About this RNA
Predicted 3D model of a 120-nucleotide RNA (FMN riboswitch aptamer (RFN element)) from a bovine gut metagenome. The coordinates come from a structure-prediction model, not an experiment, and the mean pLDDT is 82. Its Rfam family is "FMN riboswitch aptamer (RFN element)". Rfam's curators write: The RFN element is a highly conserved domain that is found frequently in the 5'-untranslated regions of prokaryotic mRNAs that encode for flavin mononucleotide (FMN) biosynthesis and transport proteins. The model forms 100% of the base pairs in the Rfam consensus.
């Protein structure tokens, strides 16, 4: 410098009206960590390398407030295995900006935007 960089309401119920309420359903940005898994190192390995693995562990972006400086900013437990689990396995929970509209993580809008960052 160039390119890329977010997914999700289906069925039923109530109602004049709901993808917004109720029941079930569905989704999970980026970096780090990591006992997953895969590949390679002639075989094997608890060793080495590469790839891969967290919405709720540590950060960041986005978002919100402010003229600005600056500030705010969600959610996890229980059981199992094990030397060790915040990441594995099982179970059950929980969380999700602003504006609009019948009350919205899933619709429409700011946004053909911005951006953590990734690749070349």
């Nucleotide at each position: 410098u160039u390119u890329c960089a977010g997914g999700g309401c289906g069925u039923g119920g109530u109602g004049a009206a709901a993808g917004u309420c109720c029941a079930c359903a569905c989704c999970g940005g980026c970096g780090g960590u990591g006992a997953u898994c895969g590949c390679a190192g002639a075989a094997g390995a608890c060793c080495u390398g590469c790839g891969u693995a967290a919405g709720u562990c540590c950060g960041c972006g986005a978002g919100c407030c402010u003229c600005a400086c600056g500030g705010c900013c969600g959610a996890a437990c229980c059981g199992g295995u094990g030397a060790g689990a915040a990441u594995c396995c099982g179970g059950u929970a929980c969380c999700g900006a602003c504006g609009g509209u019948a009350u919205a993580g899933u619709c429409c809008g700011g946004a053909u935007g911005a951006a953590a960052g990734a690749a070349a």
The RNAcentral record of the sequence draws on MGnify.